A computed fold for a 469-nucleotide part of an RNA from an uncultured bacterium, annotated as small-subunit ribosomal RNA, 3' major domain. It matches the Rfam family "Bacterial small subunit ribosomal RNA".
Context: one part of a larger RNA
RNA sequence: UGACGGGGGCCCGCACAAGCAGUGGAGUAUGUGGUUUAAUUCGAAGCAACGCGAAGAAUCUUACCAAGGAUUGACAUGCAACUGAAUAUAUUGGAAACAGUAUAGGCCUUCGGGACAGUUGUGCAGGUGGUGCAUGGUUGUCGUCAGCUCGUGUCGUGAGAUGUUGGGUUAAGUCCCGCAACGAGCGCAACCCCUGUGAUUAGUUACCAGCAUGUAGAGAUGGGAACUCUAAUCAGACUGCCGUGAAUAACGCGGAGGAAGGUGGGGAUGACGUCAAAUCAUCAUGCCCUAUAUAUCUUGGGCUACACACGUACUACAAUGGCCGUAACAGAGAGAAGCGAAAUAGUAAUAUGGAGCGAAACUUAAAAAAGCGGUCUCAGUUCGGAUUGAGGACUGAAAUUCGUCCUCAUGAAGCCGGAAUUGCUAGUAAUGGCAGGUCAGCAUACUGCCGUGAAUACGUUCCCGGGCC
Numbered sequence: 001u002g003a004c005g006g007g008g009g010c011c012c013g014c015a016c017a018a019g020c021a022g023u024g025g026a027g028u029a030u031g032u033g034g035u036u037u038a039a040u041u042c043g044a045a046g047c048a049a050c051g052c053g054a055a056g057a058a059u060c061u062u063a064c065c066a067a068g069g070a071u072u073g074a075c076a077u078g079c080a081a082c083u084g085a086a087u088a089u090a091u092u093g094g095a096a097a098c099a100g101u102a103u104a105g106g107c108c109u110u111c112g113g114g115a116c117a118g119u120u121g122u123g124c125a126g127g128u129g130g131u132g133c134a135u136g137g138u139u140g141u142c143g144u145c146a147g148c149u150c151g152u153g154u155c156g157u158g159a160g161a162u163g164u165u166g167g168g169u170u171a172a173g174u175c176c177c178g179c180a181a182c183g184a185g186c187g188c189a190a191c192c193c194c195u196g197u198g199a200u201u202a203g204u205u206a207c208c209a210g211c212a213u214g215u216a217g218a219g220a221u222g223g224g225a226a227c228u229c230u231a232a233u234c235a236g237a238c239u240g241c242c243g244u245g246a247a248u249a250a251c252g253c254g255g256a257g258g259a260a261g262g263u264g265g266g267g268a269u270g271a272c273g274u275c276a277a278a279u280c281a282u283c284a285u286g287c288c289c290u291a292u293a294u295a296u297c298u299u300g301g302g303c304u305a306c307a308c309a310c311g312u313a314c315u316a317c318a319a320u321g322g323c324c325g326u327a328a329c330a331g332a333g334a335g336a337a338g339c340g341a342a343a344u345a346g347u348a349a350u351a352u353g354g355a356g357c358g359a360a361a362c363u364u365a366a367a368a369a370a371g372c373g374g375u376c377u378c379a380g381u382u383c384g385g386a387u388u389g390a391g392g393a394c395u396g397a398a399a400u401u402c403g404u405c406c407u408c409a410u411g412a413a414g415c416c417g418g419a420a421u422u423g424c425u426a427g428u429a430a431u432g433g434c435a436g437g438u439c440a441g442c443a444u445a446c447u448g449c450c451g452u453g454a455a456u457a458c459g460u461u462c463c464c465g466g467g468c469c
Stems, first nucleotide, its partner, number of pairs: 008469006015460002019424005026315008034306002042053002064301006073124001077123008087104007107114002126290002129288003135284002137279003140275001142273001147186006153162003166177003192267004197235007207224002211222003238261001241255005317417001321376006333364003338357002343352003383414001388409007430452007
């Protein structure tokens, strides 16, 4: 000077408290440990590993295992020599890779050769092999916490201190006042984006108030530029105004006006540093190792195993519900090897079909909870849907290991969960559906979107984390 204390003071945070919904019990999905295995590839390990890398393992991916090949090599480039266009087709062996055979095929040229391919030799290629404790880059975390420093001056023998402490105040080292300090930088805030109000401009593919036409219904048509909306530019919020408290300050509290009020709400934005934190398997890279093998090709298998243990989710245990019927209402997206309408067939998955649309035009598309009507009447049930059998559909060379969906049958555990533990303060929690990326196919995951829409916060004694003295 720091760090630490079951030392003290002050302050903050869903940290506790007050509430709501969960997890921990059940079934399933998924990740991990363990075990097993020829292999179950590798990494991630308290918070900050465990629906994580993986925005999607049938082959491929793929790094693992078995078997079968080839060795200048799947890929790059130089030199020397020899040969041939490249390449295509057929055929034999084979699981394929590959090996053999046959046929076709003859580029440019300054006639030296060149392009391309093969063979031999030689430099070399290659490595998801090791080391993240040799590294770059990137990332997590404390933490969007309010801190971290510098120049000059002053003090101290010096390490250092001062400034940055103190009195107030703030979300904030935010600001005010004071002070041997005076200034400055990185952070805070603001500048950026979305959202909430209004105006202007513009008016198609969006819109339709008034005027006509028109329909079973319809902005369908003329027309309109009001409204909605779209998307660009502005305005608007600054404690600006009033009152009050405070030190006449900063600021706090109340009020007016206002769509919005004291950072309006959300996002992006992450200081100096900490953890030899993570990553050599994104990539790059030093050193080491490998070079007929730790490189490479192919077929098949594995990553999907299963006495068990843990994490994260989904579905439930029901009547605020299940089932049946029925005239509601979104937002944000995506679409050409794509989205795919109407119509038809099928109980359905789906098939046939192919209109329209590179999309404010067409399609996806049905929003679902909700509402209304009916039924069930508290049961392991008309709850719950696991598991299993049978029959089908789709994608794809190929669904056996190991895909998804549909129909019929089957109808397990489960009656609200011990100790313990998590999230959340408002359009939030809870709950309902929709879309997208990945993707041939496959979503209970992830990333977004809208609908319905609460309860509670006395307070800071205590638990946890953090800041200042």
The coordinates come from a structure-prediction model, not an experiment, and the mean pLDDT is 84.
The full RNA is in RNAcentral, with records from ENA.